Predicted 3D model of an 85-nucleotide RNA (c-di-GMP-I-GGC riboswitch aptamer) from a Syntrophomonadaceae bacterium.
[in-house]
RNA sequence: GUCGAAAAUGGCAAACCUGUUGAAAAGCAGGGACGCAAAACUAUAGGGCCUACGGGUUUUUACCCAUGGCAGCCAGUUGCCGAAA
Numbered sequence: 001g002u003c004g005a006a007a008a009u010g011g012c013a014a015a016c017c018u019g020u021u022g023a024a025a026a027g028c029a030g031g032g033a034c035g036c037a038a039a040a041c042u043a044u045a046g047g048g049c050c051u052a053c054g055g056g057u058u059u060u061u062a063c064c065c066a067u068g069g070c071a072g073c074c075a076g077u078u079g080c081c082g083a084a085a
Stems, first nucleotide, its partner, number of pairs: 002085001003082002011036002016031006034072001040077003046074002048070003054065004
């Protein structure tokens, strides 16, 4: 360095519920744990996904754009511990 344990010390917290912000996606706070060795950080000057108040096309409930969002999709950056190999 790769790697990741029936190890240690700790950490995070999906769905769902309550409150709140938002047009929405979703965010935040509390509860709650499905999971996580990066479930830490980075959201465009990588890919991907979601949104549809607003704009465009359209017969349309469809498509496109803007806007906003997602890091617990891939990716990038940094990083705790140390069994086996």
Description
The coordinates come from a structure-prediction model, not an experiment, and the mean pLDDT is 82.